This is a predicted structure of a 75-nucleotide RNA (c-di-GMP-I riboswitch aptamer) from a Desulfobacteraceae bacterium. The coordinates come from a structure-prediction model, not an experiment, and the mean pLDDT is 79. Lineage of the source: Bacteria > Thermodesulfobacteriota > Desulfobacteria > Desulfobacterales > Desulfobacteraceae. It was read from a public genome assembly, where an Rfam model found it.
[in-house]
């Protein structure tokens, strides 16, 4: 460097719900919490869903698919 998997170890993230704040809303941020995750890290150009809505715009990466990057172990 490449491939594989998530058994071990070290860690990481974090559902629902509650409190505070933001936004018309969906959502988002912080604290608690822990359903789960081998990329539950990042990317909204593809499909999909949500919100506002005439068009359209916004949101969701823990919906699918794709791209990039990353820890340990084995080959």
């Nucleotide at each position: 460097a490449c491939c594989a998997a998530a058994a071990a170890a070290a860690g990481c993230c974090a559902a629902a719900c509650c409190c505070c704040g933001u936004g018309u809303a969906a959502u988002c941020g912080g604290g608690g919490g822990g359903c789960g995750g081998a990329a539950a890290a990042c990317c909204a150009a593809g499909g999909g869903u949500c919100u506002u809505g005439a068009a359209a715009a916004u949101a969701c990466a823990g919906c699918c698919g794709g791209g990039u990057u990353g820890c340990c172990u084995g080959g």